A computed fold for a 534-nucleotide part of an RNA from a metagenome, annotated as small-subunit ribosomal RNA, 5' domain. Model confidence (mean pLDDT): 87 of 100. The RNAcentral record of the full RNA draws on SILVA.
Context: one part of a larger RNA
Formats: sequence, C1' cells, structure tokens
RNA sequence: GAUUGAACGCUGGCGGAAUGCUUUACACAUGCAAGUCGAACGGCAGCACGGGGGAGGGUAACCUUUCCUGGUGGCGAGUGGCGAACGGGUGAGUAACACAUCGGAACGUACCUUAUCGUGGGGGAUAACACAUCGAAAGAUGUGCUAAUACCGCAUACGACCUGAGGGAGAAAGCGGGGGAUCAGAAAUGACCUCGCGCGAUAAGAGCGGCCGAUGUCCGAUUAGCUAGUUGGUAGGGUAAAGGCCUACCAAGGCGACGAUCGGUAGCUGGUCUGAGAGGACGACCAGCCACACUGGAACUGAGACACGGUCCAGACUCCUACGGGAGGCAGCAGUGGGGAAUUUUGGACAAUGGGGGCAACCCUGAUCCAGCCAUUCCGCGUGAGUGAAGAAGGCCUUCGGGUUGUAAAGCUCUUUCGGCAGGAACGAAACGGUCUUAGAUAAUACCCAAGGCUAAUGACGGUACCUGAAGAAGAAGCACCGGCUAACUACGUGCCAGCAGCCGCGGUAAUACGUAGGGUGCGAGCGUUAAUC
Repeated sequence: GAUUGAACGCUGGCGGAAUGCUUUACACAUGCAAGUCGAACGGCAGCACGGGGGAGGGUAACCUUUCCUGGUGGCGAGUGGCGAACGGGUGAGUAACACAUCGGAACGUACCUUAUCGUGGGGGAUAACACAUCGAAAGAUGUGCUAAUACCGCAUACGACCUGAGGGAGAAAGCGGGGGAUCAGAAAUGACCUCGCGCGAUAAGAGCGGCCGAUGUCCGAUUAGCUAGUUGGUAGGGUAAAGGCCUACCAAGGCGACGAUCGGUAGCUGGUCUGAGAGGACGACCAGCCACACUGGAACUGAGACACGGUCCAGACUCCUACGGGAGGCAGCAGUGGGGAAUUUUGGACAAUGGGGGCAACCCUGAUCCAGCCAUUCCGCGUGAGUGAAGAAGGCCUUCGGGUUGUAAAGCUCUUUCGGCAGGAACGAAACGGUCUUAGAUAAUACCCAAGGCUAAUGACGGUACCUGAAGAAGAAGCACCGGCUAACUACGUGCCAGCAGCCGCGGUAAUACGUAGGGUGCGAGCGUUAAUC
C1' cells in the first nucleotide's frame, strides 16, 4: 500500500447492489418447512344442491320446519398409486473409502424418448365400517361385512432367463371422453366402434448413479519399522457389478528413508486476497463433489436410502403419567436461552422461475421471489450556486503597528437534486380458460389433440420504480492527525507529575511530542483503532 463474512470508539442525510453465528456439530418453547390423486377403490363424517314423505301458514303460486335419501358437486378418515433418496442445512468426522485431472470395465436405472409385441379368463382376502374388550394415555385385541390399478393362481410367450439343447420356468389393470347403425335390457346402461391416460414383456437411447486404476493434494523422524484376511492362488458364497467383499484350503508373502506405520491439523475443488511475476495466505457468499443429521449400531421398504422432518435396538438428555407405561430430536425458515468482541424478522406471496402430485382445473412448496433490520461492504448523489471588503463583530496571536480566522459570515441575486407533501403510474403476464379456423386421429361435422387468429381474467413486491406539480436554502458534517519517519504551528496549563507512544523517543519551569484553545493538514457519511493475510 492492498484486502476482510470483521469487531470497537466518535459521528451519521438519501438511494442502488450485495453480505450478515467465523464462537457451543451447545440445548431448544411456539408456528410453519411434503404432499397430491375421487379420471385406481369401497364409501359418506362434515358442507352445498337435488328428490321423496310428514306438519304448519297461504285462495293459489309458494314459504317455514322436520324426517328419509350417495341421486349430484365434492370430500374427513381409510385401502391403493406416485412423491417423500429431490429441494433446504451444516462442516463434526475424513490426509484418503475424499477431492481434482486423465483413463477404464465387470454394472444398475422409476419417471422421459424411440421401436416391436401383448393387455384373455378366474379366485380368495383385508382396511375403512359395525359390535365388543383392554388401557390414564400412546395405543392394542377379538368377532362379523365389503372394494380395487391392493394380493394370488390359470392361459398365452417375439425377445429376455435357466438348461443335461430334449426342454423347463416365467407377465399384465384398468379408468375416463364421445358415438351413427346393429344386439341385449322396462330403463339406466352395456356389448360394439373410436380417442386419451394407463398396465405387461423386450431391445435401444438420453440423463443419472455404483465400481476400478494412474498422477497430484498440510506438518512432525524428539514417530523406523508396519502387517495374519495380512499378500497371492484354488474352490465356493455374496452383490446390480470386478474384487479377501466373505468363507474353507494352499503358499509366505505385502508395504517402507522416493518416508511405511504412528501422532497432529484439515472437508476438497472451481476460485478469493495479495504480488510485476514466481510465489504466499485463504476456501465466507455463488457453483461442483464428499460427509453428517441428539450419540453409537442395524436393517426394512423401494428404481434409488442403510434414509435430517421413516423404522428397530442401546445410550445421554428433556417432557407427560393414574407409576403400570409412553413421547421427543431446528447442522430446514423464523425465533429463544447460552457462549461470544460479534452476526437480522417468530414478515408477505406462490405473481414469476423451478420442484412433487394430478388428464386437467388445481393443490402443496420457509426451494424461490420479495419485503423488514444493520454505514457490514462496494458504488452513486446531496448537505447549495453566484456576488459580496466596512477586509464587520467575536475568537486567537501580537514586536501593540498589526496579523489571522476570511469571501468565510451578514447582505443581495438565483437554483431546488435528495428529503418531506400532493397527483399520475408501469415492465416483470402469457401460459391456463372461452371462441373461431386449419391440420392430425376417427365411421364421424362428436370427443381428443397440435398450430394460428380474436378475446375475458390472473402481481406478493406495490400505488413500488418512474413521471409531473407547488413550497422553501429550507431538513443534512464529521473523524483522525500536526517532533522525525509523514502533509500540517502557535499560545496557555502542567513541571520525570499528570500523561503520550507504531519505531526513534517526549515530560525534571520558556514542551511545535502531555492537556486545552486558536490555526492548519488529510480523508469525508464516514474517520480512526484493534485483529488478520499478502
């Protein structure tokens, strides 16, 4: 000099952009952070509508009230499907099971894309529900009823799988929209046709993931030897897959001064800071990878986890209890206590982008987009402009002549950024929806779907950005320093005292070095100090 996720002191006008527990991976009150699908299913707790019956009022139309009814829109709880393995957080562990770069072969893959083939015919249960029982609760049990895209057989089998090459074994699920003729039916509707979404098998792709190798990746030799599943082989098991990954047997190997082993420290990288570079230091924010989810261990489900808001066991801690027994996990977003020099709101919205579910409408989303707080950082703007010498008054100094503060102020003439007030006012929003046309599909001018035209809506931010108007210099300057390094000097007070200090050093009666004042210098909504890196 540059820099910082900074803190502290004094001071503080506005805006834009960004950042914001670096310490206790300490403990957590409360709310929210993962749901969705009725176009898979039986149903109907609640809401709304319709239908039927009764009663009352009324001339009637009709009104009020009550009961019944899943008939309809929908839908609590339940079965089922998909998701919950993403997104979000943290850096404890990890010196190699990680990361970075370059290669590799023995693998998996739900959703997505392409292609081929199929989707036939049956069965038995079970939750919900009803009844009963136990329990303080959490919850549990028994009996009975019922459905499915839940579950299980049968048939079929182009691939794929096994094979002793003959053969064997092995699959599926339906739901919704529309419809002219024909058939069934009293009708509703169904068969039938067609479209859409699904389901099963196989092959391939994309993306994603698992595995292996090489090289590189901090300090210590006051750590020199380490190793028995250890190193290799055979056989088997196991896995999606190679492999001592595991087991049995056999051999006795394997690593190491090119630093094994041990100890300490540490998430790694793209990058960031500094530097002319070479290097050095660091790894906040953003992005990629890894690891972790109260501590330790384990598997289940599943395409995928050995799973932050899942399960089981053990432990510590906290809470409830009727003392028998139960419940919990903020290193998600806010927030609380604690620790600390130190780090924000228990905010708004799904409008946009993206994610999950759904045919869709739509629902959910503390991801995200926004707002709030903090000069924490960077950037921009303002605190007025011109004129004005009686060089005013006051202050300070003085050789008492004057000098300086100083065009500074006052005065005069202007301007109105920003702020405050008033008015107007966006982009971010076109998808979806409606309607028309054309094309596709189709028996079809129906339904569906694609493109295009027209069109009604949808904004948290926010009455925000921005624009306009009126008023008025009006509301807006400090901090550090002035002995040398180092830009900037005098007076008074003090008297080795009080004090200063980054180094040299100042202070013991004329202190440009302490304290105050006047003046000056530097930077400026900041300025200094401390800490830290180059």